[in-house]
Context: one part of a larger RNA
């Protein structure tokens, strides 16, 4: 090109905004570019097609026509796309009044626990496990009682609930602010939808530089089990993890389901994975492979494009 796909067999961008580009509500004009009809002019023969004819037939030769298509001019129609020009209000906005809500920022304050840390009281174990041990304690623990500090998470209300485009988002208050829903029909007057390149935002883990550090906790270290145990228990801990500025750019980022608009065949029944329109990613056996090279981009880790021998 074409032709099926795309919840689980490849395959829907992690979501959003938005440029070009495609598509596009109702009515009435105008042009006549697409579209329709009609002449004509060409589209070399020779092939294909058909109707005589020739070589005994056939294949094959010869004669005649003609179809379907394309271009150009050139005359017409005018329904649908376009285009002009006017309007309409249903789609889509705007504005006013209500409404719900863990949406977003930024700053205040509580309260429960859990650690440490002091003082009393009190004296032998505590802690741990499947058993133990490592560890803790007569320099007085653990327990229990008062007062202090930090640091992080908000039990119960909690739901098959709520809200955001996704990633999210929950103690409670204030301020600032985004969106959604509805009523009346006041206003605008198709202003819409999709959306390649771009552009934002995006858990955790991890980078960099400054702070913090209570918990629990990779790496690491000691005790167990074990044939071994570079584990699963247990004792301890570094980085993280938390806040601030930036960076990274990915995930089972799932609803594995992309988005916008209508509808619901005879029974049941789903706002679908159905019946249609638009635009718009991607996919085409399975390994090698999300690998090699190369380029872009990051401090790096890696991240994005993204292959072939070859095997089967």
């Nucleotide at each position: 090109u074409u032709g099926g796909g795309c919840a689980u067999u490849a395959a829907g961008c992690a979501u959003c905004u938005a440029u070009a580009g495609g598509u596009g509500g109702c009515u009435u004009u105008u042009u006549a570019a697409g579209u329709c009809c009609g002449c004509c002019g060409u589209u070399a023969a020779a092939u294909c097609c058909u109707a005589a004819g020739g070589c005994u037939u056939a294949a094959c030769c010869c004669u005649a026509g003609a179809c379907a298509a394309g271009c150009a001019g050139u005359g017409g129609a005018a329904a649908c796309u376009a285009c002009c020009a006017a309007g309409c209000u249903g789609g889509a906005g705007u504005a006013u009044g209500g409404u719900a809500g863990g949406g977003g920022u930024a700053g205040a304050a509580a309260g429960a626990a859990u650690u440490u840390u002091c003082a009393g009281u009190g004296g032998a174990a505590c802690g741990c496990u499947g058993a133990a041990a490592u560890g803790c304690g007569u320099a007085g623990a653990g327990a229990u009682c008062a007062g202090a500090a930090a640091g992080a998470a908000c039990a119960c209300c909690a739901a098959u609930g709520g809200u955001g485009a996704a990633a999210g988002c929950a103690c409670u208050c204030u301020a600032c602010u985004g969106g959604g829903c509805u009523a009346a029909c006041a206003u605008u007057g198709a202003c819409a939808u999709u959306g390649a390149g771009a552009g934002a935002c995006a858990a955790a883990a991890g980078c960099u530089a400054g702070g913090g550090a209570a918990g629990a906790g990779a790496a690491u270290g000691g005790g167990a089990u074990u044939a071994g145990a570079u584990a699963c228990c247990u004792c301890a801990g570094u980085a993280g993890u938390c806040c601030u500025a930036g960076c990274u750019g990915u995930a089972g980022a799932u609803g594995a389901u992309g988005g916008a608009u209508a509808c619901u065949a005879g029974g049941u029944g789903u706002u679908a994975a159905g019946u249609a329109u638009c635009a718009u990613a991607c996919c085409c056996a399975a390994g090698g492979a999300g690998u090699a090279c190369a380029u872009u981009c990051g401090u790096a880790a890696g991240a994005a494009u993204g292959a072939a021998a070859c095997u089967c």
Overview: A computed fold for a 312-nucleotide part of an RNA from Adansonia grandidieri, annotated as small-subunit ribosomal RNA, central domain. Rfam family: Bacterial small subunit ribosomal RNA. Gene Ontology terms of the family: structural constituent of ribosome and ribosome.